[in-house]
Molecule: c-di-GMP-I riboswitch aptamer
Organism: Bacillota bacterium
């Protein structure tokens, strides 16, 4: 450099629900809590949900799946 994640360590992330705040909604952010993740880190390109809307269009989610960037540890 590529592949894997069976083993160990070091540490990392935090569902759900509760609370407080933001937002018309989908949902965000904070705490508190841990279901469960090897990129559950970043990124809305594609597609799938979901909200607003008569429509046109806007939005949310990367913890829904595929691509892009990049990264511990270990092992071939």
């Nucleotide at each position: 450099a590529a592949c894997c994640g069976a083993u160990a360590a070091a540490g990392g992330c935090a569902a759900a629900a509760c609370u407080g705040c933001c937002g018309u909604a989908a949902g965000g952010c904070a705490g508190u809590g841990a279901c469960g993740c090897a990129a559950a880190g970043c990124u809305a390109u594609g597609g799938g949900u979901c909200c607003u809307g008569c429509a046109a269009a806007g939005g949310a989610u990367c913890g829904c799946c595929a691509g892009g960037c990049u990264g511990c540890c270990g092992g071939u």